[in-house]
Annotation:
The part of an RNA shown here (small-subunit ribosomal RNA, 5' domain) has 549 nucleotides and comes from an Anaerolineae bacterium. The coordinates come from a structure-prediction model, not an experiment, and the mean pLDDT is 83. The source organism's lineage runs through Bacteria, Bacillati, Chloroflexota and Anaerolineae.
Context: one part of a larger RNA
RNA sequence: GGAUGAACGCUGGCGGCGUGCCUAACACAUGCAAGUCGAACGGACUGGAAGAUAACAGAUGGCCGCUGGUAGAUAGCUUGCUAUUUGCCAAAGGCUGUCAGCCGUCAACCAGUUAGUGGCGAACGGGUGAGUAACACGUAGGUGACCUGCCCCGAAGAGGGGGAUAACCGUUGGAAACGGCGGCUAAUACCCCAUGCGAUCAUGAGGGUUAGAGGCCUCAUGAUCAAAGCUCCGGCGCUUCGGGAGGGGCCUGCGGCCUAUCAGCUAGUUGGUGAGGUAAUGGCUCACCAAGGCAAUGACGGGUAGCUGGUCUGAGAGGACGAUCAGCCACACGGGCACUGAGACACGGGCCCGACUCCUACGGGAGGCAGCAGUGAGGGAUAUUGCGCAAUGGGCGAAAGCCUGACGCAGCAACGCCGCGUGGGCGAUGAAGGCCUUCGGGUUGUAAAGCCCUUUUCUGGGGGAAGAGGAAGGACGGUACCCCAGGAAUAAGUCCCGGCUAACUACGUGCCAGCAGCCGCGGUAAAACGUAGGGGACAAGUGUUAUCC
Numbered sequence: 001g002g003a004u005g006a007a008c009g010c011u012g013g014c015g016g017c018g019u020g021c022c023u024a025a026c027a028c029a030u031g032c033a034a035g036u037c038g039a040a041c042g043g044a045c046u047g048g049a050a051g052a053u054a055a056c057a058g059a060u061g062g063c064c065g066c067u068g069g070u071a072g073a074u075a076g077c078u079u080g081c082u083a084u085u086u087g088c089c090a091a092a093g094g095c096u097g098u099c100a101g102c103c104g105u106c107a108a109c110c111a112g113u114u115a116g117u118g119g120c121g122a123a124c125g126g127g128u129g130a131g132u133a134a135c136a137c138g139u140a141g142g143u144g145a146c147c148u149g150c151c152c153c154g155a156a157g158a159g160g161g162g163g164a165u166a167a168c169c170g171u172u173g174g175a176a177a178c179g180g181c182g183g184c185u186a187a188u189a190c191c192c193c194a195u196g197c198g199a200u201c202a203u204g205a206g207g208g209u210u211a212g213a214g215g216c217c218u219c220a221u222g223a224u225c226a227a228a229g230c231u232c233c234g235g236c237g238c239u240u241c242g243g244g245a246g247g248g249g250c251c252u253g254c255g256g257c258c259u260a261u262c263a264g265c266u267a268g269u270u271g272g273u274g275a276g277g278u279a280a281u282g283g284c285u286c287a288c289c290a291a292g293g294c295a296a297u298g299a300c301g302g303g304u305a306g307c308u309g310g311u312c313u314g315a316g317a318g319g320a321c322g323a324u325c326a327g328c329c330a331c332a333c334g335g336g337c338a339c340u341g342a343g344a345c346a347c348g349g350g351c352c353c354g355a356c357u358c359c360u361a362c363g364g365g366a367g368g369c370a371g372c373a374g375u376g377a378g379g380g381a382u383a384u385u386g387c388g389c390a391a392u393g394g395g396c397g398a399a400a401g402c403c404u405g406a407c408g409c410a411g412c413a414a415c416g417c418c419g420c421g422u423g424g425g426c427g428a429u430g431a432a433g434g435c436c437u438u439c440g441g442g443u444u445g446u447a448a449a450g451c452c453c454u455u456u457u458c459u460g461g462g463g464g465a466a467g468a469g470g471a472a473g474g475a476c477g478g479u480a481c482c483c484c485a486g487g488a489a490u491a492a493g494u495c496c497c498g499g500c501u502a503a504c505u506a507c508g509u510g511c512c513a514g515c516a517g518c519c520g521c522g523g524u525a526a527a528a529c530g531u532a533g534g535g536g537a538c539a540a541g542u543g544u545u546a547u548c549c
Base pairs, nucleotide, nucleotide: 001549002548003547004546006545007544008543009542010541013420014419015418016417017416018415019413020412021378026376027375028374030373031372032371035120036119037118040117041116043114044113045112046111047110048109051106052105053104058099059098060097061096062095063094064093067090068089069088070087071086072085073084074083075082076081077080127331128330129329137255138254139253140252141251142250143249146248147247148246151244152243153242154241155240156239157238159193160192161191162190168183169182170181171180172179173178198225199224200223201222202221203220204219205218206217207216229236230235257303258302259301264294265293266292269291270290271289272288273287274286275285276284306328307327308326309325310321311320312319313318333354334353335352336351337350356367357366358365359364384410386409387408388407392406393404394403395402396401423453424452425451426450433444434443435442436441458486459485460484461483462482463481467476493538494537495536496535497534498519499518500517504533505532506531507530508529514521515520
C1' cells in the first nucleotide's frame, strides 16, 4: 500500500447492486417450510332427482245406496190419497278412478366435499461443517463386476378366475397417546391359472474380440416369469423386452497440511480355496490353508482441517484463505439398526439405547429449527415471528388447479463497492468577531453579508409502466420513471500538524497531568501533553483495533 462476512469511537443526506451468527453441531416457546390425485376404489356427508311407497286431509268424476222432492205410467179406491215402477234433482255414507298439495321414507342417477384403501412424490429442493488426512476431494482413466422410477424411441401383449381388508357398523379398554374383539364391502390393492414377441436360468454346439471368457454374439433343448383399468371417447394409463438420453455404484494411477520430542505397525492382518452376501467386484463376512502385508520415498501414532472451481495479495514465482455463488462430500439431539422403495440406512419416516425437555388421572405417553422467521444463552459482533406464488423452478393431477419460508420481493444495518448531493457567479470599506502581534499591522478571507442565478436532492400536486409469451392474471407498487409548482432551501464530518509524514503559533501545565506505531516527548518560554486560532489529509465518512499478502 492492498484486502475483510469484520468490530469499536466520533459523525451521518440520497440512490443502485451486493453482503449480513466467523462464537455454543448450545437449548428452543409459537407459526409456517411436502403434498397431491374423486378421470384407481368403496363409503360417509351436503344439495338435486326419474321413480316407488304408507298415512292424512282436499277437489272432482263414476257406481251402489238410505231418505226426500218432482214429473210420468200402471193398479186400487175414499178423486186426491195409497202402493208399485221409470226418469230427473238433492243427498249423510260406502266403493272406486283421476288430480294437485303438504309432511315423511326408500331410491337408480347427477353435482360438490373428503376421513379411509390405492397411486405418485416425500431420496428433490432448503440447512450446516461437527466428523473426516480419506479414493473424502481434484484430475486422468477403467468397469471383461453393475442398477436405472419418471422422460424419449422401437417391438410384442393385455384372456380367465379367486380370497381378503380398511373405511363403515356393533361392542369394548384407556386420562390421553392409542387400541382390542365381532360383522359387512371395493379397487389401477393382493393371489392363482393361461399365453410367451421376449427375458432369465440350466445343458449342449459354434463364433469373434481379448493378456485372460462361466459372463460377449449366434443357435438348439428344457425349465421359470407378465398385465389394469379409467374416460368427458380425444385420450390417459397397464405388462414384457430392447435401445436412447440422463443419473448412480465400484475400481485404478497421479496431486495437495504439520509433527520423528511418534520407529516400528498389523491376526481378518496379507494371500489362496470354497461358501455366504450384494444390483455388483472384493476379507465385505465366514470355514479351512499358507505366513504373509506395510514402513526413513516416513508406516503406525499425535495435532489440525470438509475438498474444489475460486478469493485476497504479489511484477511474477509464491504466500494466505475456502463467507457469499457453483460442483463434490459428510451430518441431521448423541450412538446403533434395519424396513419401504427405482433410489435412503432416510433433516421435518420407523425401531432400540442414552442425555435433555414437556404432559399425566402415576398406569403411561410426547418431542428433536445445522429449513424460514423468531426466543434465550454465548459473544467485540451479525437482520423481519413481513408480502406473494405475479415470474423462474419443483411435486401431484387429463385438466382446472392445489402445495411450495425453493424462489421472487419488501423490511432492518454506511457492512462493502459504485454513483450523486450538501449549491453556482459576482462581491474589499479586505466589515464585525476570533487568534496572533514588533501595536504599524497580519491572519481567518471572497470567506461572510449583499446582488444575480440554478433546483440534482427535498417538499407538495398530477400522470404512471415493462416485467405476462397466448384470453385473464403483478407480490413488488401507485414503486421506477415522466410532468408541474415552491424555495438555497433539507444535508459535513473525522483524524492529524517533532522526524518517518503533508500541515505552527499562543496560552495552560511543570518528569505532574498526560502522549506514544518506532525513535522518543513532559523536571518553567513544550511546534510531541491539554485548549484555542490557524493549517494538512480524506470525505458520508473518518480514525482505531484484529487478521492476511